RNA sequence: AAUCGGAUGGCCGCUGUUGCGUAAGUGAUAGAGGAAAGUCCGGGCUUCACGGGAAAACGACGCCGGAUAACGUCCGGGCAGGGUGCAAACCCUGACGGCAAGUGCUGAAGAAAAGUAGACUACCAUCUUUCGAGAUGGAAAAGGUGAGAAGGUGCGGUAAGAGCGCACCGCAAGACUGGUAACAGGAUUGGCUUGGUAAACCCCGUCGGAAGCAAGACCAAAUAGGAACCGUAAGCCGUUUGCUCGGCAGGUACGUCCCGUAUCGCGGUUCGGGUAGGUCGCAUGAGAGGUUUGGUAACAAACUUCCAAGAUGAAUGGUCAUCCCUUAUCUUCGGAUAAGGACAGAACCCGGCUUAUAGAUUUCUU
Numbered sequence: 001a002a003u004c005g006g007a008u009g010g011c012c013g014c015u016g017u018u019g020c021g022u023a024a025g026u027g028a029u030a031g032a033g034g035a036a037a038g039u040c041c042g043g044g045c046u047u048c049a050c051g052g053g054a055a056a057a058c059g060a061c062g063c064c065g066g067a068u069a070a071c072g073u074c075c076g077g078g079c080a081g082g083g084u085g086c087a088a089a090c091c092c093u094g095a096c097g098g099c100a101a102g103u104g105c106u107g108a109a110g111a112a113a114a115g116u117a118g119a120c121u122a123c124c125a126u127c128u129u130u131c132g133a134g135a136u137g138g139a140a141a142a143g144g145u146g147a148g149a150a151g152g153u154g155c156g157g158u159a160a161g162a163g164c165g166c167a168c169c170g171c172a173a174g175a176c177u178g179g180u181a182a183c184a185g186g187a188u189u190g191g192c193u194u195g196g197u198a199a200a201c202c203c204c205g206u207c208g209g210a211a212g213c214a215a216g217a218c219c220a221a222a223u224a225g226g227a228a229c230c231g232u233a234a235g236c237c238g239u240u241u242g243c244u245c246g247g248c249a250g251g252u253a254c255g256u257c258c259c260g261u262a263u264c265g266c267g268g269u270u271c272g273g274g275u276a277g278g279u280c281g282c283a284u285g286a287g288a289g290g291u292u293u294g295g296u297a298a299c300a301a302a303c304u305u306c307c308a309a310g311a312u313g314a315a316u317g318g319u320c321a322u323c324c325c326u327u328a329u330c331u332u333c334g335g336a337u338a339a340g341g342a343c344a345g346a347a348c349c350c351g352g353c354u355u356a357u358a359g360a361u362u363u364c365u366u
Base pairs, nucleotide, nucleotide: 001362002361003360004359006323007322008321009320010319011318012317014031015030016029017028018027019026020025033343037354038353040352041351042350043349044348045212046211047210048209058208059207060206061205062204063077064076065075066074067073078096079094080093081092082091083090084089097203098202102201103200104197105196106195120143121142123138124137125136126135127134128133151169152168153167154166155165156164170192171190172189173188176185177184178183216280217279218278219277226271227270228269229268230267231266232265235248236247237246238245250264251263252262253261254260287306288305289304290303291302292301293300294299324341325340326339327338328337329336330335
């Protein structure tokens, strides 16, 4: 790294499908995973939103090329870090765009921490001198702090020094060469400016509408409420020009009758929304196995074979026998007895990642 992860049979039970039977019932058949897990990414599918667009904002991602429906995944390569090795090389790891756009942060030490700052001691020249030293100027080499103080080492040079000059190393730019690219090599040029941090803000580039099968679609009881139509009552008296107001009568509710109170309708039919409940979504799909071909590989194409759980207060279990494996004890070494057999359990589906996993087998490397 890959594969497997107890086997076979009987009995009882559970879920789906199905045969027979009016029914009770009875028979047949299928029934968890490599992770079904975490729900961390990417899609299908569904509903909602939406004039276009993705500027701004927010979030994720970030070397290059390829694979893929897509991905933050995979494959190949580059670079960096680490390990082994004399070396060649091999193996492991990688939020691996940009601190040379801007801003911020940077312990302790140190005069000073990223700014053209150079303090103190020490060095050199000139002047002064009471001969102890002082003033002015030069220089950034020496000392001390630190991971880091305006390249490093050496030679020359100088009053003393300095990339001031030269050689090598480093740095920056870089014709040209190789490579699809990342990148690698590098003639030559510049005396030389640049600490670290972007898993700090930020800049640049790419991608992203939101919510999720409790999505959503359909059928649809009782009760209550809504609409339409029909039936019944919408009458009488007084008042007002009229609207109106008052009384009587009527309907309904308060279990029934009377009274009283409240109210203005009551009854029937039909329709639509919608709850319980049911059906679908929901198992033929970016599907699985095999062979061949193309490709370093991820993967793709062609041919062929196959159809493999579908619950919803949620099935997939229990037990017995035989065998296998592990451990312990006993042993006449033939075996016997006992205990145990990992992680874990579907819930719309698919591609990944991550995490858990007793034990067995195979291959490769050290």